[in-house]
RNA sequence: UGAGUCGGCCGGGCGGCCGCGUGCGGGCGUCGACCCGUCCGAGGAACGUCCGGACUCCACAGGGCAGGGUGCUGGGUAACACCCAGUCGGGGCGACCCGCAGGACAGUGCCACAGAGAGCAGACCGCCGAUGGCCGGGCUCGCCCGGCACAGGCAAGGGUGCAACGGUGCGGUAAGAGCGCACCAGCGCCCGGGGCGACCCGGGCGGCUCGGUAAACCCCACCCGGAGCAAGGUCAGACAGGGAGCGAGCGGCCCGCUCGAUGCUCCCGGGUAGACCGCUGGAGCCGGCAGGCAACUGCCGGCCGAGAUGGAUGGCCGCCUCCGCCGGCCGGCGACGGUCGGCGGAACAGAAUCCGGCGUACAGGCCGGCUCACCAC
Numbered sequence: 001u002g003a004g005u006c007g008g009c010c011g012g013g014c015g016g017c018c019g020c021g022u023g024c025g026g027g028c029g030u031c032g033a034c035c036c037g038u039c040c041g042a043g044g045a046a047c048g049u050c051c052g053g054a055c056u057c058c059a060c061a062g063g064g065c066a067g068g069g070u071g072c073u074g075g076g077u078a079a080c081a082c083c084c085a086g087u088c089g090g091g092g093c094g095a096c097c098c099g100c101a102g103g104a105c106a107g108u109g110c111c112a113c114a115g116a117g118a119g120c121a122g123a124c125c126g127c128c129g130a131u132g133g134c135c136g137g138g139c140u141c142g143c144c145c146g147g148c149a150c151a152g153g154c155a156a157g158g159g160u161g162c163a164a165c166g167g168u169g170c171g172g173u174a175a176g177a178g179c180g181c182a183c184c185a186g187c188g189c190c191c192g193g194g195g196c197g198a199c200c201c202g203g204g205c206g207g208c209u210c211g212g213u214a215a216a217c218c219c220c221a222c223c224c225g226g227a228g229c230a231a232g233g234u235c236a237g238a239c240a241g242g243g244a245g246c247g248a249g250c251g252g253c254c255c256g257c258u259c260g261a262u263g264c265u266c267c268c269g270g271g272u273a274g275a276c277c278g279c280u281g282g283a284g285c286c287g288g289c290a291g292g293c294a295a296c297u298g299c300c301g302g303c304c305g306a307g308a309u310g311g312a313u314g315g316c317c318g319c320c321u322c323c324g325c326c327g328g329c330c331g332g333c334g335a336c337g338g339u340c341g342g343c344g345g346a347a348c349a350g351a352a353u354c355c356g357g358c359g360u361a362c363a364g365g366c367c368g369g370c371u372c373a374c375c376a377c
Base pairs, nucleotide, nucleotide: 001373002372003371004370005369006368007367008366009365010364012320013319014318015317016316017315018314020041021040023038024037025036026035027034043348047359048358050357051356052355053354054353055228056227057226058225062255063254064253065252067224068223069222070221071220072086073085074084075083076082087101088099089098090097091096102219103218107217108216109213110212111211124158125157126154127153128152131151132150133148134147135146136145137144138143139142166184167183168182169181170180171179185209187206188205189204190203191202192201193200194199232277233276234275235274241268242267243266244265245264246263247259248258249257250256284303285302286301287300288299289298290297291296321346322345323344324343325342326341327340328339329338330337331336
């Protein structure tokens, strides 16, 4: 200098005028949808509503079945499908990235197309034809030699496929084959060492070789009630009742339990949708110290940063910043750069009970760690 990789952060600023919402303080011969002052007033994703919780109600005793979820190990957390640190597998020269990563000797199922054959498989091309058969020849009459490719043998080589019952070499054979042997790979068992563990390192033995698929059923381990702030409660107001049942509630079912007769449940029809509580101070934010590789946790100090409900958080102007276009001037052979002026633009998106995550969208910009290549010293 170029190419790349990982992490963190910002996401317009200042001033003036007008306006909106909650809280607080004050005002009025007027008490209200009033007026004045003051404080605060969207986000990194407030979004999607995909996970996990807090909170509320369902009259929360308990057990079993069914159903759902999670799935390498250890840790973090209120909890998680999240995060951190590792292990294994895959990709990259590397920094680094990716992985729905338990079990396929418990059982069952499936493996399209192609191909001869896809699970205890198989012979299309091919190789052989030792043995048996047929034909010819020889002779010492029992065998030998040559041919055919009929029976039959084989799986080396070709071919199909994501995948074809190990690879290389030597021996062996009619041709071959773990048929035998050596080495390598892989499987199973045992032993020693390291690690909390997933797992890793080393050694020995065995039969010589075992396919894949569990985002297929299934098995194993662990976890799980339902509905949701329109939860739920108080006050006020409105209306029109009718029918059915005897049981109802406790998660879908079973056992079991609890409650029950001017009571309860279900269905149809009718009415209202006003005010207040829940409601925003919290697994909160900032700083320091301590522990930990880290996620995170503990202690101390400081701070208060939205609460609407036809739903506030906005509009206009000026200056600056950034980007694009046009024009002038300067520099350069040129791509282009600098400067001045004019015009236009400024991403994604907006709370609605509250938190922790994940995922997705995003103009433009800032900072830092690391890797590779080339050049110079």

The RNA shown here (Bacterial RNase P class A) has 377 nucleotides and comes from an Acidimicrobiia bacterium. Its mean pLDDT, the model's own confidence on a scale to 100, is 77. Taxonomically the source falls in Acidimicrobiia (Bacteria, Bacillati, Actinomycetota). It matches the Rfam family "Bacterial RNase P class A". Rfam links the family to the GO terms ribonuclease P activity, dimeric ribonuclease P complex and tRNA processing. About the family: Ribonuclease P (RNase P) is a ubiquitous endoribonuclease, found in archaea, bacteria and eukarya as well as chloroplasts and mitochondria. RNAcentral holds the sequence, with entries from ENA.